[in-house]
Parts: sequence; C1' cells; structure tokens
RNA sequence: GCCGAUGUAGCUCAGCGGUAGAGCAACUGUUUUGUAAACAGUAGGUCGUCGGUUCAAUCCCGACCAUCGGCU
Repeated sequence: GCCGAUGUAGCUCAGCGGUAGAGCAACUGUUUUGUAAACAGUAGGUCGUCGGUUCAAUCCCGACCAUCGGCU
C1' cells in the first nucleotide's frame, strides 16, 4: 500500500428496515446473628463518527476513525 472482519449497557454478546434486549456485574428489598447464596425488583444506551437512501435506519449505501486478521 491492497483486501477482509469487528465496533450495541461497566464486561461478554443478541437483534439485519417499524418503540434496543439477554447473561454477568452494580443498586434496592426479602431471607440470615452476620456474610455469601437464593428470590423479587430498579437503574444503566446520542447503537464508533459524519453524510446519504427511506414515511421510518442498530439494520441499507458512501467516507472517515479505532481494533484485529490476511496479502505484498
């Protein structure tokens, strides 16, 4: 330099046009002499950035950024 993959909650990942979810972690409550565990609940997101298409974009298109891999 060229090609490809990935980017979504604190972490690991779903969701592939129609109101963004799960597990773990955090917090609150119940339980316990206390802790842990268990159970119930709560909160947490400008979906990497900027544009475009569309009535509507996490999703489709382009450019850029970051990480990873391949080729030379």